[in-house]
């Protein structure tokens, strides 16, 4: 310095243009028990890395910027 990946809820991850952004797991509540775990039922919990843009509409495409991770010099 070039080039590839990737940043989406606390963690881990899906969504390659249009419905309310969803899954497992965690958090709280309730049921269950003598009580705890399991197990069931709900509830919360998201500026989709920041900016700008194309579109009627962007997490999804376009630049640019920044933060990880790997090649390469």
């Nucleotide at each position: 310095a070039g080039c590839g990946g990737g940043g989406u809820a606390g963690a881990g991850c899906a969504g390659u243009g249009g419905u309310u952004a969803g899954c497992u797991u965690g958090a709280c509540g309730g049921u269950u028990u003598c009580a705890u775990a399991a197990g069931c039922c709900g509830u919360a919990g998201g500026u989709c890395g920041c900016g700008c843009g194309u579109u009627c509409g962007a997490a999804u495409c376009g630049c640019g910027c920044u933060c990880c991770c790997g090649c390469u010099a």